A computed fold for a 106-nucleotide RNA from Peptoclostridium litorale DSM 5388, annotated as SAM riboswitch aptamer (S box leader).
RNA sequence: GCCUUAUCAAGAGAGGUGGAGGGACAGGCCCUAUGAAACCCGGCAACAGCCAGCGUUUGCUGGAAAUGUGCUAAUUCCUACAGAAUUUUUUUCUGGACGAUGAGGU
Numbered sequence: 001g002c003c004u005u006a007u008c009a010a011g012a013g014a015g016g017u018g019g020a021g022g023g024a025c026a027g028g029c030c031c032u033a034u035g036a037a038a039c040c041c042g043g044c045a046a047c048a049g050c051c052a053g054c055g056u057u058u059g060c061u062g063g064a065a066a067u068g069u070g071c072u073a074a075u076u077c078c079u080a081c082a083g084a085a086u087u088u089u090u091u092u093c094u095g096g097a098c099g100a101u102g103a104g105g106u
Base pairs, nucleotide, nucleotide: 001106002105003104004103005102006101007100008099013041015040016039017038021031022030023029026079027078028077042072043071044070047068048067050063051062052061053060054059081095082094083093084092085091
């Protein structure tokens, strides 16, 4: 890099360094010198791993948070394809795609 699979409406600092950018891409719409990215500390969650019970083929339920990740503005910020309702072109809903993260495989 690619494939498979699960999840994506909750949660998380008025800290330090740093100095202008950031929100994947495009269009919107936003955040940002009342301080962006990045790094450190803190925090959140509980995917893997760990513990207990049940089942035993994959698993299910509960627990802790010392381990490996992840996350810490806005629903994955919204839309981007298809369909339905509404209706005269707007709004809402459903599914998918894209993307992100974990785990397994190649």
Lineage of the source: Bacteria > Bacillati > Peptostreptococcales > Peptoclostridiaceae > Peptoclostridium litorale. Model confidence (mean pLDDT): 83 of 100. The same sequence occurs in records of 2 taxa.